A computed fold for a 1546-nucleotide RNA from an uncultured Planctomycetales bacterium, annotated as small-subunit ribosomal RNA. The prediction has a mean pLDDT of 83. The RNAcentral record of the sequence draws on ENA and SILVA.
């Protein structure tokens, strides 16, 4: 001394870097809402702006002389009326004296002590009244004379304290610690001496004048503690001279003091000289405490001597003269900002921030500047100039509130024009006492800290009302009321201080405080409620209104916005805002970093500095003990006491990390001084090597000339063409010419400080390495500043030019293509001179020394062992790689070449853009280079690693994906659906794959919708439910009106009309009518949703537990060999197992047993029949439907890892999941659907509900999805004639007959079905026509006639007969299905359905081809890579240009400020000279003279103003440049993947 907490934000997650923001604590604050009391502090932080008014500094009469007003009063004068003294007069009657008698206490007792006391005795004093005696006199006029106030004046002290503000000041201002032998210092205290004698003045006053005024002038009177000489001179100052080392003594000289006042006195208070101390100032030094170098040079009195003047005092403080110095990188000078400090706040603490209030110190006082008085100097004192205000008679004058109160302004803001000097203190005075806005108190203001209050117990009917609700209830809530109680506070009454030391004297104050009385009375808000953060719903609002400290909420269900109820937190407060410290280790001293996150200089020399090896001796600067001074008081801490507590006060200690002296140690450092050799260097032998300059000189390639051969093309590219070539190219082969660069060797080989260096050969030349271990003896190491060197690229001259080759030409590519490709092609690229000084100058890794495990490869040397040699092997130095332990490290990584673990020095970082950019300066010929911000702007920006998902990344697989087939589609007519137009209305949804013959399994009415157009109902077309009626009621037949629905009067018809019943009636259940809850609603919101449902996808994947690895996020499993249709086995294996999917289980079909045998079936017996399973039988068989059985890679051979699986093969009706089908994992599209249903919200309520009637969805210039029929001969008509399965049927199917050409129709048997019926299957098979034509292909389209179903077939239906006979002869670009009973092709059936099928689901017949591949296109999966993506490439993202807006910068200039420098002027003033004017004190021979002095003058200095050239700083300026930011602008697409030309740096 009592002591350290985090959190939220970067991301899909992580981890690190790193900013932002918050949680605490403070404030002289302010604002917003509220506000009961006290007690103690605090309150103009802004305009050192401006001030109206009072008031803050006077006193002293015992310095002095007036004036003035009063008070006492002697002598003289005049005079009312009454006193004095003695006796009388006396009711009582005090002290005193007395001591019967009593108590008590001691003692054995006598007694003794002490109190109490009555009778009595005394007699002081006593009033009115009566009498007797006595001097004088009130009062007035008078004033000699004493004495108090009051005024100004002279004197004296004091106005230098005390109160105020903080502009200036960056400096000895402060703060500390010294020094002053370089000093002063009223009052005060103590010492020693002293205090004698003259003198002459002046203000006041008086007269007079002068001005408005403030002020004066002239005259004359006058006093002093005012002034002056004249004497004395202890002391003390000065000269002179002896003596001393000096300080200083001695002797002699000279100059030089004074003042009285008070008192009867005693005496006191003054006065003067010296000397001491006290106090309080002056000055000087050591250290200490802000910024900026984008201020690096600054200084002429500068820095030092001599010498004089000056001051209290040293000093250039001043001035001659000399001399040339001081100051600075330990930051001089200049620029900014600032009062210092003790403390204060805050921090664990080291710091940091700050300098109110209270203490010291400094500076200021309206702005500059002087001097005078004085001990001492100027807030309320002079003078001068200057702003500003104010008076004026305009001629002149006065004034300073950054003293206390006030007032304006300003401003977000700060108080009474109070009250006493009663306390403390101060001035003055002998004192009384004055004075005192210092001070005490009081008033305002929650501004702050402390304390107290607004009531306490009982009390559940958990009450009313609020709110929420799932309608049960929960909550507000013991809260409340209501009973009991207290009275701190409040009201009132009454009492009533301390603060005043012996008596009065209290501004505050009738205050603190006490007592009674009354009554629970009169006193509660504010902030927050998504997270950080304690505290949640409800209702409004709909990216709006609004919140917000950061993240962020808000877009119809908001715990975030407003309101309510309800919770949390504080509480006479409670929020915001500001500003500090903290958390920020977020500037690291304590306590960080630099390889990738922001950061190592491009290298190297070296200066200064800073650090430094072994022994040994002395010094004490630093160190390290002890002692002592100081560190102001308060503050802070402790202890202990006062106010009832507490804040607050008080008194003791303790601290006070510092400084200053003195002593002692020698361990480390450091300083001499002697040695030493292991650092470092020389030396002597060797050795490698693109180490560097220069000079020669070689071959190969290329290109160019020349000539020869040769004849059409070269050349280039993705693929052309611009180019070259019959004037002969390319090719070739021969000479010649020039430039440059140096294949092979060669090589994570060498060398260099780094750039960097590569054919050979020779001179110069650094530098390393090894070995000997001969020399020197710390000579080391690092290294701001400075010096060199520095790739390419680029400038300057001067050569050179062969390829290359920016710029620019042209071909090409492309929307464009100022480009990537292609021909040319200048500068340039090469030499010399010189210049610039940067790079991703990178290991992104600073140089040095040492320690701290190894393997392994290479280069350069030694040594050493097997026998000489050489090799291999081993030791050992030094470079140069790779792997690796510990260890570091966010991680990835690094690892004796550390990014380990020390140490020593130098660089450097501090969020991100802005921006390496402005400006400023310096370097450069210039291009630029170093050096370097700010405003403003964002909450990130980063870095390493994780998962995914991308990729014009790899690899490996699959799928009708391609490819090979075969059929379509896109052409043509027509159905159909969509867009689009149209329209009253053409109702609504589905929109790439996944909308578009979908929803819609069938719109003429119905359907059918908020669809149009029109008509109509309003409890209602349809539920429940109350409340009123009353028997009104239904059903049927009627009647007006109307398209109809309604709407209206009213009649007939007992058909119906419930239950009890005492038979009178009552119920009201069904219906009806009124009214009220409500219904309804295919209206909205599929982006609230539930379920359904498509898509990836029948793809192979999606995950878990337990362990194990990682700081995690994850990751391992699940990867990797093989393998499969399959994450489907197998093996391997830090991973073992598990589950959701794959397969299987289910359904069909395909073989076969078995049961059963009617409607189905007929071998075989039997009967019938022209015939027919028709009939008795019959279960063989089909067949029909239940049960089984069968296939498992089970066998065999081969290949494989003795697996796993895979080829072939055997049997089998079926072979490797036989075939089909149902089954669709974790997820993805906010993918579809509120018009299937169901459902929150929201909207609507004589309408978006219900009904009718018509019309509409069917409209048609047109696109486009899908589909039917064709274009024909493998056809097509006509005639015959065969062969299926699978369904359907009662408001049905409908045979058979009969009609009609025929769609039908008529009559009607059978059949609710293995029984009847639709029902003919068609292709196909056999005949015959047709012969290649728009036809006997093809059938639209239209006319005629006709049927059918319906209430009704225009609008808008199917069908038939006859006639008509359209387009189209196989379809551009494109594109779609399909791998086997598929595909194509033929036909049947069903559901919708009154009718209506080229649609949809099904069902059989007939029945091919092609592939065994994976280049590629499209999709899929698994692994790897890379990312700047994560809304995940339909991703992210750059620039310019256009628009808005905001801060900077440049600019012709323009205003203003600041400090200096030169000139001019030059005020007040001190100084000096001068002084012809004027002059009391003194001196002289005295009408005057003289010393002395004033005044004017003149001279240095001198402020302000004025001018001048220049620095600087701010504002501002047309236009300019660039920057930030701002949902939805243009233009391209530069990065990020190989980003589509790898990027990136100069």
């Nucleotide at each position: 001394c009592c002591c350290g907490a985090g959190a939220g934000u970067u991301u899909g997650a992580u981890c690190c870097u790193g900013g932002c923001u918050c949680a605490g604590g403070a404030u002289g604050a302010a604002c917003g809402c509220u506000g009961g009391c006290g007690g103690c502090g605090u309150g103009c932080u802004u305009g050192a702006u401006a001030c109206a008014u009072g008031c803050a500094a006077g006193u002293c009469g015992a310095a002095c002389g007036c004036a003035u007003c009063g008070g006492c009063a002697a002598a003289g004068c005049c005079a009312a009326g009454g006193u004095g003294u003695c006796c009388u007069g006396g009711c009582g009657g005090a002290a005193c004296c007395g001591g019967a008698g009593g108590g008590c206490g001691a003692g054995a007792a006598a007694u003794c002590g002490u109190u109490c006391a009555a009778a009595g005795g005394g007699g002081a004093c006593a009033a009115a009244g009566g009498g007797g005696c006595a001097a004088a006199g009130a009062g007035g006029c008078g004033g000699a004379g004493c004495u108090g106030g009051u005024g100004a004046g002279u004197g004296g002290c004091g106005g230098a304290c005390g109160g105020g503000u903080g502009a200036g000041u960056a400096a000895c201002a402060c703060g500390u610690a010294g020094g002053u032998g370089a000093u002063c210092u009223g009052c005060c205290u103590c010492a020693a001496a002293g205090u004698g004698g003259g003198g002459g003045a002046u203000a006041a006053c008086u007269g007079u004048u002068c001005g408005a005024a403030a002020g004066g002038g002239c005259a004359g009177c006058u006093a002093a503690u005012a002034c002056c000489g004249c004497a004395u001179g202890u002391g003390g100052u000065c000269c002179u001279u002896g003596g001393g080392a000096g300080a200083c003594c001695g002797a002699g000289g000279a100059a030089g003091a004074a003042a009285g006042g008070c008192g009867a006195g005693a005496g006191u208070c003054g006065c003067u000289u010296u000397g001491a101390g006290a106090u309080g100032a002056g000055c000087c030094u050591g250290c200490g405490g802000c910024c900026g170098a984008u201020u690096a040079g600054c200084u002429a009195g500068u820095u030092g001597g001599u010498g004089a003047g000056g001051u209290a005092a040293a000093g250039g403080c001043u001035c001659a003269c000399c001399a040339a110095g001081g100051c600075g990188a330990a930051g001089a000078u200049c620029g900014g900002u600032a009062g210092c400090u003790g403390g204060u706040c805050u921090g664990a603490g080291a710091g940091g921030a700050u300098g109110a209030u209270c203490a010291g110190c400094c500076a200021c006082a309206c702005u500059g500047g002087g001097a005078u008085u004085g001990a001492g100097a100027a807030c309320g004192g002079c003078c001068c100039a200057g702003a500003c205000u104010c008076c004026u008679a305009c001629g002149g004058g006065a004034g300073g509130c950054a003293g206390c109160a006030g007032u304006a302004a300003g401003g977000a803001a700060u108080a009474u024009u109070g009250c006493a000097c009663a306390a403390u203190g101060g001035g003055g005075g002998g004192a009384a006492c004055c004075c005192u806005g210092a001070u005490g108190c009081a008033g305002c203001a929650a501004c702050g800290c402390c304390g107290c209050g607004u009531g306490g117990g009982u009390g559940a009917a958990g009450a009313a009302g609020g709110c929420u609700u799932u309608c049960g209830a929960g909550u507000u809530g013991u809260a409340a009321a209501a009973c009991c109680c207290u009275u701190u506070u409040c009201u009132g009454u009454g009492g009533g201080a301390u603060g005043a030391g012996g008596a009065a004297g209290g501004a505050c104050a009738g205050u603190a405080c006490c007592a009674c009385a009354g009554g629970a009375a009169c006193a509660a808000g504010u902030c927050u409620c998504g997270g950080c953060u304690a505290a949640c719903u409800a209702c409004g609002u709909g990216c709006c209104a609004g919140c917000a400290g950061c993240c962020g909420c808000g877009g119809u269900g908001a715990g975030a916005c407003g309101u309510a109820g309800g919770a949390g937190g504080c509480g006479a407060g409670c929020g915001u805002u500001a500003u500090c410290c903290g958390g920020a280790a977020u500037c690291a001293c304590u306590g960080g970093g630099c390889g990738u996150a922001a950061a190592g200089g491009g290298u190297g020399c070296g200066u200064a500095g800073g650090c430094g090896g072994c022994u040994u001796c002395g010094c004490a600067a630093g160190u390290u003990g002890g002692g002592u001074g100081u560190g102001a008081a308060a503050u802070c801490c402790c202890u202990c006491g006062g106010c009832u507590c507490a804040a607050c006060c008080g008194a003791g200690g303790a601290a006070u990390g510092g400084c200053g002296c003195c002593c002692a140690a020698a361990a480390c450092u450091g300083c001499g001084g002697a040695g030493c050799u292991c650092g470092a260097g020389g030396g002597a032998g060797a050795c490698a090597g693109a180490g560097g300059u220069g000079a020669g000189u070689g071959g190969a390639a290329c290109u160019u000339g020349u000539g020869g051969u040769g004849g059409a093309g070269c050349g280039g590219u993705g693929a052309a063409a611009u180019g070259c070539g019959u004037u002969g190219a390319u090719a070739u082969c021969a000479c010649a010419a020039g430039g440059a660069a140096c294949a092979c060797c060669g090589g994570u080989g060498g060398c260099g400080a780094a750039a960097g260096c590569g054919g050979c050969u020779c001179a110069c030349u650094g530098g390393g390495u090894c070995u000997c271990u001969u020399c020197u003896g710390a000579c080391g190491c690092u290294g701001a500043g400075g010096c060199a060197c520095g790739a390419a690229a680029g400038c300057u001259g001067g050569g050179g030019g062969a390829g290359c080759g920016a710029a620019c030409g042209g071909g090409a590519u492309u929307a464009g293509a100022u480009a990537c490709c292609c021909c040319g092609g200048u500068a340039g690229u090469c030499c010399c001179a010189g210049c610039u000084g940067u790079a991703a100058a990178c290991g992104a890794u600073g140089a040095g020394c040492a320690c701290u495990a190894g393997a392994u490869c290479g280069a350069a040397g030694g040594g050493u062992c097997c026998u000489c040699c050489g090799u291999a092997g081993c030791c050992u130095u030094u470079c140069g790689g790779u792997c690796g332990u510990a260890g570091c490290g966010a991680a990835a990584g690094u690892g004796u070449u550390a990014a380990g673990u020390g140490c020593u020095c130098c660089g450097c970082c501090u969020g991100g853009g802005g921006a390496g950019u402005a400006u400023g300066g310096u370097c450069g010929c210039a291009a630029g280079g170093c050096u370097g911000a700010a405003a403003c702007u964002c909450a990130a920006a980063g870095g390493a690693a994780u998962u995914g998902a991308c990729g014009a990344g790899g690899g490996c697989u699959c799928a009708c994906a391609c490819a090979a087939g075969c059929g379509g589609u896109g052409g043509a007519g027509g159905a159909u659906g969509u867009g689009g137009c149209u329209u009253a209305a053409u109702u609504c949804g589905a929109g790439g794959c996944u909308a578009c013959g979908c929803g819609a399994a069938g719109a003429a009415c119905c359907u059918u919708a908020u669809c149009c157009u029109g008509g109509a109902c309003u409890u209602g077309a349809c539920a429940u439910g109350c409340a009123c009626g009353g028997a009104u009621g239904g059903g049927c037949c009627g009647c007006c009106u109307g398209a109809a629905a309604g709407g209206g009067a009213u009649g007939g018809u007992u058909c119906c009309u419930g239950c009890c019943u005492u038979c009178g009636g009552g119920u009201g259940a069904a219906a009806c009518g009124u009214g009220c809850a409500c219904a309804g609603g295919u209206g909205c919101u599929g982006c609230a949703u539930g379920g359904c449902u498509g898509u990836c996808g029948u793809c192979a994947g999606c995950u878990c537990g337990u362990g194990u690895c990682g700081u995690g996020a994850g990751a391992u499993g699940u990867c990797g060999g093989g393998u499969u249709a399959a994450g489907u086995c197998c093996c391997u294996u830090a991973a073992c197992g598990a589950g959701c999917g794959a397969a299987a289980c289910c359904c069909u079909u395909g073989u076969c047993a078995c049961u059963a045998g009617u409607u189905g079936c007929c071998a075989g017996c039997g009967a019938g029949u022209c015939a027919u399973g028709u009939c008795g039988g019959g279960g063989a068989c089909u067949c029909u439907a239940g049960u089984g059985a069968g296939a498992c890679u089970g066998c065999c051979g081969g290949u494989g890892u003795u697996a796993a699986a895979c080829c072939g093969g055997a049997g089998g009706a079926a072979g490797g999941u036989g075939g089909g089908g149902a089954u669709g994992a974790c997820g993805u599209c906010a993918a579809g659907u509120c018009c299937u249903c169901a459902u929150g919200g929201c909207c609507u309520u004589u309408a978006u509900g219900u009904c009718c009637a018509g019309g509409g969805c069917u409209g048609c210039a047109c696109a486009c999805g899908u589909c039917c029929u064709a274009c024909a001969a493998u056809g097509g008509c006509g005639c015959a004639u065969a062969c299926a399965a699978a369904g359907g049927g009662a408001a049905g199917c409908g045979a058979a007959c009969c009609u009609g050409c025929g769609a039908g129709g008529g009559c009607a048997a059978g059949c609710a079905a293995a029984u009847c019926c639709c029902a003919a299957a068609a292709a196909g098979u056999g005949c015959g026509c047709c012969u290649c034509a728009g036809u006997u292909c093809g059938g639209a389209u239209u006319g005629c006639a006709g049927g059918c179903u319906g209430c009704a077939a225009c609008u808008c239906g199917c069908c038939u007969g006859c006639a008509u006979g359209a387009a189209g002869c196989c379809g551009g670009a494109a594109u779609c299905g399909c791998u086997a009973g598929u595909a194509a092709u033929c036909g049947c059936g069903g559901g919708u359905c009154a009718g209506c099928a080229u649609a949809c689901c099904g069902c059989g017949g007939u029945g091919a081809a092609u592939g065994u591949g994976u280049u590629c296109c499209u999709g899929a999966g698994c692994c790897u890579u890379g990312u700047a993506c994560a809304c995940a490439c339909c991703g992210c993202c750059c620039g310019u240009c256009a628009a808005g807006c905001c801060a900077c910068g440049a600019a012709a200039g323009u205003g203003g400020g600041g400090g200096g420098c030169c000139g001019a002027c030059g005020a007040a003033g001190u100084c000096g000279c001068c002084g012809a004017g004027c002059u009391a004190a003194c001196c002289c021979u005295a009408u005057g003279g003289g010393a002395g002095g004033c005044a004017a003058g003149c001279g240095c200095c001198g402020a302000a103003u004025c001018g001048g050239a220049a620095c600087u700083c701010c504002a501002u300026g047309a236009u300019u440049g660039g920057g930030a930011c701002u949902a939805a602008g243009u233009c391209g697409u530069a990065a990020c993947a190989a980003g589509g030309u790898a990027a990136c740096c100069a």